The prediction has a mean pLDDT of 80. The RNA shown here (SAM riboswitch aptamer (S box leader)) has 110 nucleotides.
[in-house]
Order: sequence, then structure tokens, then C1' cells
RNA sequence: ACCUUAUCAAGAGUGACUGAGGGAAUAGGCCCUAUGACGUCCGGCAACCUUACCAGUAGAGUAAACGGUGCUAAAUCCUACGGAAUGGUUCACAUUCUGAGAGAUAAGUU
Repeated sequence: ACCUUAUCAAGAGUGACUGAGGGAAUAGGCCCUAUGACGUCCGGCAACCUUACCAGUAGAGUAAACGGUGCUAAAUCCUACGGAAUGGUUCACAUUCUGAGAGAUAAGUU
């Protein structure tokens, strides 16, 4: 780096340092931010890996949190491609739902 599987509307700071941008990329929106963003540390959350129990083929379930990751504004902030429903006499278009795509994270494969 490719691929596979699972998850992505829950949860988590009135801390310290720093000092100007940030919300993945492109585009359009909409937001956060000197009442201090981003980042680092500390704290915290969660439970993918992990451990114990149950079961025992596996899975599911219950509990834990020393360790490896992860996360800690807003649904993955929303939209982009397709389908359905409703409104619109038809079309354009709008709203809602949904599938895909893209992405993030974990575990694994090559």
C1' cells in the first nucleotide's frame, strides 16, 4: 500500500502549555475559533485487540480495564451517484427515507 470483516445519531474537560487557524481531499453549504482554534501534555470516554466467567464447534452474552490502538463540537457536520415516497397538473425543483460511493477506526490477509 492492496484486499477482507465489523463499526461509525451513544459516551468523554470550567485542567496546563502554546498562539491562528480548524472541521480528511475537491466543490457547494453550514459551523467552531483571541470568551483561545489546531497541536502537545494531563485527565476522561469507549471496549476493537486483551483477560475472566458462561457456553463449549463457533457465535452470542456478562464482567474487568494493567497493556496495544482509537476517540474526546455538530450523524463520518450536511450535500455530491442511484432508488422510493410525498408535494409540485407535467417538467424543473423541494422534503423525507434508503442503497451505493468516498472516508475514519479496529482486527486480519498478501
The model forms 97% of the base pairs in the Rfam consensus. Rfam family: SAM riboswitch aptamer (S box leader). Rfam's curators write: The SAM riboswitch is found upstream of a number of genes which code for proteins involved in methionine or cysteine biosynthesis in Gram-positive bacteria.